RNA sequence: UCCCGAAAAGGCAAAACCGCCGAAAGGCGGUGGCGCAAAGCCAUGGGUCUAAGGCUAAAAAGCUAUGACUGCCAGGCUGCCGAAG
Numbered sequence: 001u002c003c004c005g006a007a008a009a010g011g012c013a014a015a016a017c018c019g020c021c022g023a024a025a026g027g028c029g030g031u032g033g034c035g036c037a038a039a040g041c042c043a044u045g046g047g048u049c050u051a052a053g054g055c056u057a058a059a060a061a062g063c064u065a066u067g068a069c070u071g072c073c074a075g076g077c078u079g080c081c082g083a084a085g
Stems, first nucleotide, its partner, number of pairs: 003085001004082002011036002016031006034071001040077003044074003047069003053064003
């Protein structure tokens, strides 16, 4: 230094509820704590969600990302500590 993940110091924060933004998915803040060794950052590949706008339609419905999800998987970048091996 890398793998690895005992201990210690900490960190993050699911669902639900409240307020705000948004057409929605969802995001931000507060309470909260399901969990997480990267549950830190990046929308790069895949995947999933939404459909304002657009297309189609008699209507209903359907299609569509330029929108969203990093706590869906992978990838990239960075990082605390140091037992056994």